[in-house]
Context: one part of a larger RNA
RNA sequence: GGAUUAACGCUGGCGGCGUGCCUAAUACAUGCAAGUCGAACGAAGAACUUCUGGUAAUUUAUUAUCGGAUGUUUCUUAGUGGCGAACGGGUGAGUAACGCGUUGGUGACCUGCCCCGAAGAGAGGGAUAACUCCGGGAAACUGGAGCUAAUACCACAUGUGGACACGGUUUUUAGAAAACCAUGUCUAAAGGACCUCGGUUCACUUCGGGAGGGGCCUGCGUCCCAUCAGCUAGUUGGUAGGGUAAUGGCCUACCAAGGCAAAGACGGGUAGGGGACCUGAGAGGGUGGCCCCCCACAAUGGUACUGAAAUACGGACCAUACACCUACGGGCGGCAGCAGUAGGGAAUAUUGCACAAUGGACGAAAGUCUGAUGCAGCAACGCCGCGUGUGCGAUGAAGGCCUUCGGGUUGUAAAGCACUUUUCUGAGGGAAGAGGAAGGACGGUACCUCAGGAAUAAGUCUCGGCUAACUACGUGCCAGCAGCCGCGGUAACACGUAGGAGGCAAGCGUUAUCC
Numbered sequence: 001g002g003a004u005u006a007a008c009g010c011u012g013g014c015g016g017c018g019u020g021c022c023u024a025a026u027a028c029a030u031g032c033a034a035g036u037c038g039a040a041c042g043a044a045g046a047a048c049u050u051c052u053g054g055u056a057a058u059u060u061a062u063u064a065u066c067g068g069a070u071g072u073u074u075c076u077u078a079g080u081g082g083c084g085a086a087c088g089g090g091u092g093a094g095u096a097a098c099g100c101g102u103u104g105g106u107g108a109c110c111u112g113c114c115c116c117g118a119a120g121a122g123a124g125g126g127a128u129a130a131c132u133c134c135g136g137g138a139a140a141c142u143g144g145a146g147c148u149a150a151u152a153c154c155a156c157a158u159g160u161g162g163a164c165a166c167g168g169u170u171u172u173u174a175g176a177a178a179a180c181c182a183u184g185u186c187u188a189a190a191g192g193a194c195c196u197c198g199g200u201u202c203a204c205u206u207c208g209g210g211a212g213g214g215g216c217c218u219g220c221g222u223c224c225c226a227u228c229a230g231c232u233a234g235u236u237g238g239u240a241g242g243g244u245a246a247u248g249g250c251c252u253a254c255c256a257a258g259g260c261a262a263a264g265a266c267g268g269g270u271a272g273g274g275g276a277c278c279u280g281a282g283a284g285g286g287u288g289g290c291c292c293c294c295c296a297c298a299a300u301g302g303u304a305c306u307g308a309a310a311u312a313c314g315g316a317c318c319a320u321a322c323a324c325c326u327a328c329g330g331g332c333g334g335c336a337g338c339a340g341u342a343g344g345g346a347a348u349a350u351u352g353c354a355c356a357a358u359g360g361a362c363g364a365a366a367g368u369c370u371g372a373u374g375c376a377g378c379a380a381c382g383c384c385g386c387g388u389g390u391g392c393g394a395u396g397a398a399g400g401c402c403u404u405c406g407g408g409u410u411g412u413a414a415a416g417c418a419c420u421u422u423u424c425u426g427a428g429g430g431a432a433g434a435g436g437a438a439g440g441a442c443g444g445u446a447c448c449u450c451a452g453g454a455a456u457a458a459g460u461c462u463c464g465g466c467u468a469a470c471u472a473c474g475u476g477c478c479a480g481c482a483g484c485c486g487c488g489g490u491a492a493c494a495c496g497u498a499g500g501a502g503g504c505a506a507g508c509g510u511u512a513u514c515c
Stems, first nucleotide, its partner, number of pairs: 001515004006511005013386006019379002021344001026342003030339003035083003040080002043077005048071001050069009090297003099222004104217003109214003114210007122156001124154002131146006161187005167181004191202004223269003230260003235257008272294004276287004299320005322333001324331002350376001352375003358372001359370004389419004399410004424452006433442001459504005464485003470499005480487002
């Protein structure tokens, strides 16, 4: 000098774009953050249509009301069922590791939704929730009996196909792969809506391919300490088996005695990694906040279930600590989601608006949900831009300060005259963002026009040298200053005040950290 997720002191006009718990991965009141589908299903309720019975009123064919039946349309839903909830959002505790980055491999693998292609969807069955009845419990919740539906569940048929076993042929490879043929065994399905009854469309089943996504393996790279020098028994390898989508001591049994290490094993400390960011001419050094990719975690530790995928932040079970409710028998909870609270701290924001846009989940769609996201609020925290007036104006006014008492300086500075209106205030108009009629949280915002009036707007640090900028008074090794050298003990350009000057400027200075 540059830089910062900064803080502190003094000061503070506006706008745009960004950024905002670095500390306690501390504890959390309250609200919201993941639902959706009635075009899968039964049921309940509401409204309506049509028919009909009773009652009341009267205008005698209408109204009101109660009830029954029908219809489907509309609406609402608790439950069964489907899809989603593994994404999106947060944090960096752990991890020195195939975790990350990069290069390859998978002849050792998986893949819901989506796209392309081929084939199919026949005929049946038994339950169960909701509901009703009877209970238990303070509650959370839960037991028994009975009824019922499905795109829920189960067995059968068919088998284009697929899987497995054995056999054969061809071809390839580093390699068990792959392709084709034969035999045997096993293996699917579901309907809904519309309809001109022809069909259309959305779903369903099996298989092949694709896209995108993922698992595993691998060469190389990846901090400090040798005042850590030896480490290791599932340890290293083999055989067999289990397990997995899949390889593998991943696990088990048996067998062998191996494996790693000064090119740093093992141990200890520290730490999420990268793209990037800061600095520097570069080489390098430092950092990993915001944004993007990957990883890990979800009070702490462990476990599996469901599922295409989780060992699952707002799922389950167990244990622990903490906290809450309780009728003392037993229950309930997890903000490292968005706000917010307490605490810690030098220090870090609103319990805001909207789904209008972008994106996501579900749905045929309308649409619903979405603290993702879009916006607004707070903070000079940062960067950038603008302003705080412009021109003229000397009897160089007054006042201040200095003075050799002549004067000098503040200083064209002010006053005064003329002008302008960025900004400000008031009034009026008023968007784009929304591809096709409507629909905008932001927002009566940006922007435009008019009126008014210099009006609403300057500080801070320094002035001995380094280092731009000097005098007076006060103080008297005191009070104090200080980045280094050093100032202060009676004329201090170094302390304090005043005048003046210099630097930067809505900031200035200090502290901390990096180059």
Molecule: small-subunit ribosomal RNA, 5' domain
Organism: metagenome